[in-house]
A computed fold for a 1493-nucleotide RNA from an uncultured rumen bacterium, annotated as small-subunit ribosomal RNA. The prediction has a mean pLDDT of 82. The sequence is in RNAcentral, with records from ENA and SILVA.
RNA sequence: AGAGUUUGAUCCUGGCUCAGGAUGAACGCUAGCUACAGGCUUAACACAUGCAAGUCGAGGGGCAGCAUGAAGGUAGCUUGCUACCUUUGAUGGCGACCGGCGCACGGGUGAGUAACGCGUAUCCAACCUGCCCGCUACUCGGGUAUAGCCCAGUGAAAACUGGAUUAAUCCCCGAUGGCAUCUUACGCUGACAUCAAAGUAAGAUUAAAGGUUACGGUAGCGGAUGGGGAUGCGUCCGAUUAGCUAUGUUGGCGGGGUAACGGCCCACCAAGGCGACGAUCGGUAGGGGUUCUGAGAGGAAGGUCCCCCACAUUGGAACUGAGACACGGUCCAAACUCCUACGGGAGGCAGCAGUGAGGAAUAUUGGUCAAUGGACGAGAGUCUGAACCAGCCAAGUAGCGUGCAGGAUGACGGCCCUAUGGGUUGUAAACUGCUUUUAUCAGGGAAUAAAGUGCGGCACGUGUGCCGUUUUGUAUGUACCUGACGAAUAAGGACCGGCUAAUUCCGUGCCAGCAGCCGCGGUAAUACGGAAGGUCCGGGCGUUAUCCGGAUUUAUUGGGUUUAAAGGGAGCGUAGGCCGGAUAUUAAGCGUGUUGUGAAAUGCAGGUGCUCAACGUCUGCACUGCAGCGCGAACUGGUAUCCUUGAGUGCGCUGGAAGUCGGCGGAAUUCGUCGUGUAGCGGUGAAAUGCUUAGAUAUGACGAAGAACUCCGAUUGCGAAGGCAGCUGACUGUAGCGUUACUGACGCUGAAGCUCGAAGGUGCGGGUAUCGAACAGGAUUAGAUACCCUGGUAGUCCGCACGGUAAACGAUGGAUGCUCGGUGUUCGCCCAAUUGAGGGUGAGUGACUUAGGGAAACCGUUAAGCAUCCCACCUGGGGAGUACGCCGGCAACGGUGAAACUCAAAGGAAUUGACGGGGGCCCGCACAAGCGGAGGAACAUGUGGUUUAAUUCGAUGAUACGCGAGGAACCUUACCCGGGCUCGAACGGCAUGUGAAGAGAUCCAGAGAUGGUGACGCCCUUCGGGGCACAUGUCGAGGUGCUGCAUGGUUGUCGUCAGCUCGUGCCGUGAGGUGUCGGCUCAAGUGCCAUAACGAGCGCAACCCUUGCCGUCAGUUGCCAUCAGGUAAAGCUGGGGACUCUGGCGGGACUGCCACCGCAAGGUGUGAGGAGGGGGGGGAUGACGUCAAAUCAGCACGGCCCUUACGUCCGGGGCGACACACGUGUUACAAUGGGGGGUACAGAAUGUUGCUUACGGGUGACCGUCGGCCAAUCAUUAAAUCCCCUCUCAGUUCGGACUGGAGUCUGCAACCCGACUCCACGAAGCUGGAUUCGCUAGUAAUCGCGCAUCAGCCAUGGCGCGGUGAAUACGUUCCCGGGCCUUGUACACACCGCCCGUCAAGCCAUGAAAGCCGGGGGCGCCUGAAGUCCGUUACCGCAAGGAUCGGCCUAGGGCGAAACUGGUAAUUGGGGCUAAGUCGUAACAAGGUAGCC
Repeated sequence: AGAGUUUGAUCCUGGCUCAGGAUGAACGCUAGCUACAGGCUUAACACAUGCAAGUCGAGGGGCAGCAUGAAGGUAGCUUGCUACCUUUGAUGGCGACCGGCGCACGGGUGAGUAACGCGUAUCCAACCUGCCCGCUACUCGGGUAUAGCCCAGUGAAAACUGGAUUAAUCCCCGAUGGCAUCUUACGCUGACAUCAAAGUAAGAUUAAAGGUUACGGUAGCGGAUGGGGAUGCGUCCGAUUAGCUAUGUUGGCGGGGUAACGGCCCACCAAGGCGACGAUCGGUAGGGGUUCUGAGAGGAAGGUCCCCCACAUUGGAACUGAGACACGGUCCAAACUCCUACGGGAGGCAGCAGUGAGGAAUAUUGGUCAAUGGACGAGAGUCUGAACCAGCCAAGUAGCGUGCAGGAUGACGGCCCUAUGGGUUGUAAACUGCUUUUAUCAGGGAAUAAAGUGCGGCACGUGUGCCGUUUUGUAUGUACCUGACGAAUAAGGACCGGCUAAUUCCGUGCCAGCAGCCGCGGUAAUACGGAAGGUCCGGGCGUUAUCCGGAUUUAUUGGGUUUAAAGGGAGCGUAGGCCGGAUAUUAAGCGUGUUGUGAAAUGCAGGUGCUCAACGUCUGCACUGCAGCGCGAACUGGUAUCCUUGAGUGCGCUGGAAGUCGGCGGAAUUCGUCGUGUAGCGGUGAAAUGCUUAGAUAUGACGAAGAACUCCGAUUGCGAAGGCAGCUGACUGUAGCGUUACUGACGCUGAAGCUCGAAGGUGCGGGUAUCGAACAGGAUUAGAUACCCUGGUAGUCCGCACGGUAAACGAUGGAUGCUCGGUGUUCGCCCAAUUGAGGGUGAGUGACUUAGGGAAACCGUUAAGCAUCCCACCUGGGGAGUACGCCGGCAACGGUGAAACUCAAAGGAAUUGACGGGGGCCCGCACAAGCGGAGGAACAUGUGGUUUAAUUCGAUGAUACGCGAGGAACCUUACCCGGGCUCGAACGGCAUGUGAAGAGAUCCAGAGAUGGUGACGCCCUUCGGGGCACAUGUCGAGGUGCUGCAUGGUUGUCGUCAGCUCGUGCCGUGAGGUGUCGGCUCAAGUGCCAUAACGAGCGCAACCCUUGCCGUCAGUUGCCAUCAGGUAAAGCUGGGGACUCUGGCGGGACUGCCACCGCAAGGUGUGAGGAGGGGGGGGAUGACGUCAAAUCAGCACGGCCCUUACGUCCGGGGCGACACACGUGUUACAAUGGGGGGUACAGAAUGUUGCUUACGGGUGACCGUCGGCCAAUCAUUAAAUCCCCUCUCAGUUCGGACUGGAGUCUGCAACCCGACUCCACGAAGCUGGAUUCGCUAGUAAUCGCGCAUCAGCCAUGGCGCGGUGAAUACGUUCCCGGGCCUUGUACACACCGCCCGUCAAGCCAUGAAAGCCGGGGGCGCCUGAAGUCCGUUACCGCAAGGAUCGGCCUAGGGCGAAACUGGUAAUUGGGGCUAAGUCGUAACAAGGUAGCC
């Protein structure tokens, strides 16, 4: 210090989440020791039991118990002693009692309290203060009670009553009275003063206690300490709490009361007081020092420790006292608990332990007063759950340890990979040597203790100090030290997809599960579970909860508002905030110096003590604050006096659709009347409804009505905004310019408030021509409550009133100043000018642009730039501008304006694509123009479906369907039935055994596989053995089983479309762009020009093959012109290389030439030449990529699965089924034809298990026999064509399916299930609906020939070959596909996209609701305990005083009416969420009616 997450990617806005630190924590797993600190956050819930406040006999009366003494008696009994009993307060002491002091401290808790409660500062001349300290003075004389004890009585008890008697440092009276207090008078001084006050005088009032002389008591003054009161400032949230108080509320006068001030209380008088600088009300909360976090500013917290406050079961009250309205005191009321004899009593753990309950959760009914501190005491001492210690708890911080060194065959085992050799665990272990902290055992063993007391001594002498000695230790036999023993007693938790350090295997298969966010899991999961390994931390580690941080995500430091959330619709203006120039003054702000305070602890720094550290202790600093006193005067503020530039006024001129109220005008529309005129008009995409022969529409004339103002007219003008348009008048407002006469800062902004405010809407009254919600009808449509059409009410218009909202927009608040320019336009003025053009200046209004700004788009003197001031508004999306409340309104509705819940996004700008029922340009047998087909028939073939034991599997829009298959009778074959085998059908290694090897013949059984039988046969050798075969064992098998969505390879398609990219540079924050765009051109990103691009690559083209022309070389099997021979004929033969041909090498074509057009590239031409002309024809060649396209069954391959079977062998069957549907073909429907006869001309292939001439046989398929050919040598009739004959338009001499019979051939075998031949039979079909396919020239069409596979063939298929040989293309509007540019987009799985609403289902939270049940607070009335106070003549007391009764106030209780706030509720409203529900298609593209407010 940042990171993850919105997108295909980018930048921004913006939320969510994480990494850090912390805790009085809890939970899970684990756990050796020590030190220090900590431990009911919840029920201020209820409490059993014990303890937590007593002490003083040196104040007193006394004597229950204990001890001692004395006296007496009894017993054991010897004087004596011992024991017991009685008496005696005589002594030590002392229960209870009187009295003094303490109990108001210490300890606990945080309920209440939003307050002078707390913090800080100041004040009290308006106050008190026991014990303590200093000073002064005094301490005289009397008296009466009372508790206890005793007696009597009541009661269950607690306790109480009466009588008698008694003491005091108890109480009372009297004396003295300096001082003190009060009153009056005088009075120096304080500037004045009713105030304060030194002092003086008079009057009134008040003291004392004793005691064993150590000590006490009283009065006064002062100090110290502690308290009380007042004030300034600070101190949470809510305005959906805006008014509160007069019922003392605010103030005054006079009283009362208090320690003291004060409406604190009372009588009277006045009507005030508080509040937008937040009163009142509601909610929450003890405050501070401090703690956590943070760079800081801040934010959050207030446990332990310290200070303050409040409270003590709840509420009220006083008493005592120096101090309380009192935690372990009193009285009353209430609730609860306990005892009871039912009459009545007792109690208060928020003290320490402890119990129950609550809760996720928090300890021992421990020890000691040794130390520190407190109360009392003269003291010893007593008391002290304060305190100090110990116990429990990883609940925190710190320290230590669980060993160290060596040790490689890198052991075994585990895990993983694999090219069978490795990797890792891992120097880790074993093993060797060493050490002993800690644990255990044994021994020794502190400090904390100093003081005080006692004793002795000294100094000294109304009592203190010093010295010596004695005594006192809970923790504790602890810390610590020494020794022994032996690696011995001691390691886990979380995590390993990214953030975030750390990865592999197995299991699972959208299951189980994980998850802080993004997200993992649907058969190869680094994300689930286990294992191995690794990473992090370590006596702990994780999880959960909470706080701060990161978050500049509330922004003072330190944010924003055109489009992301956000400028109020506009103006006027109150409070408030801010404000021009000069001089003087002041000193509030401000700066500086100093003083006081800011408790200690905490923090920081430096020392120091525990072995170190944590921890403790000492010193210093800090504590950023507040206040006082000085000094300064720039700035802000105050005051005073001036100034003119801001602002305003006057005067002159001018502009304009500025406003209000009148008057006037023409055109159009509709209606009415009359005329002309006749059959339609109108309307639409097309129609219909509608109007019209009762005369429409059209047209002419006249009339009526209402509304709106054509042209001019424009980035024009005016207005604050909304808005404003015929002409004209009146009234009103405003702006600009000019002038510089006047005022002299009079200004800017503006919460509240007031006013204006489009359209639509509302009320009342008018008006109503047009248009026109609602409504009606007609169309459209699947539907059409719409879009379109015909009508049509409210409204649209006017007056008055209400309403107060708009995408009220420049989505841009107002004001002022500053910051480059050029260019339009409106208005005014100046210069110049006859006019015109021009120059300058001020105010508006536009477009472009520099700097600058901005996320970008863009803004840019009319800022969104640079600054100042003021106002308004924003803080993730949805829920929601909704609910509730309040305010306004006649209503409609408006203003203000949440939460629960839910999501991880929602959003802005720009980029690249894709898409559009957007646009432009271009291409293609894409359409059009043509030719021939398909779709109808029969058959062939493939597919679907169905069937079946099986009909094996795959391919399924284009891009599956005569496809894999270039050939299923068996085999193939993968499928089905049945029968067999299990090292297996094949091959290899090793071991053992046997034997040469085999095609094991033959025979038997069987459907066969197979089993049995076993004839014949028996290698080489160095004699060790080897080769080969078989058998057995073993290691490797085998699988057309699954996954093409794990893959390789191959292939289809877009598409032979012209595209796809890179380097460097440049532009952009970036994705990205540029290049590759633009113009022209091309088949082409082909080229040229232009150009922030310049080049390059993969594609295009070319190079390759073939074909077309020519040349050259070479001639056998090809050829035969010339020469010779020869035949019935024939290159048949000799020979030849001329020609054809074969196959090598070359040439040729390049817009090269000409003309025209063009800058060029290039284009055009019945151009020339040429075999060929502008790519000559054809082929091979397929860019980056797309479709998770196809194929695990061609092959290969990862993983999974089967192993007497999912392997393998055999026989048979099936892949060939058949109601039906589709695709691809063949043959036809005939005369451009069929049949018969005759007859001409190819190319390319193939052939020895083969092709076959010829001859013979057969009607024929074919058969037989010689012969030729391993091929330019032998083998092949091409057919259509042409000629002749016939048929004459018909289901035929067309067509040939189907069927019957007879055969041929292949083959082990033609039944399922072959082809061919002959004879006979002779079906459908007469040119094919919607629709659809191919083809642009040697093409379509048509005709035959060949080849692969193959024993044969279901081939009409596929791949080739040649023969004959057309028609048409105006053209690019439309359909389809594609390319480029541009535009819009809410799409990016990319339009087969996205997405909206109702309804139906489930779940969740919430609003309303007849009611029902609570809660806190206030108000009114009634009642009213205890208690203070006031009053009180009769009673008591010597007195002080008490009792009694009455009154005021009041806790509590009862009744009542309202408001506020919760819970719940039949029913009801919308909302949110939820893989595959229903209906439509509203939005995003011109979203198919532009969308939105």

Rfam family: Bacterial small subunit ribosomal RNA.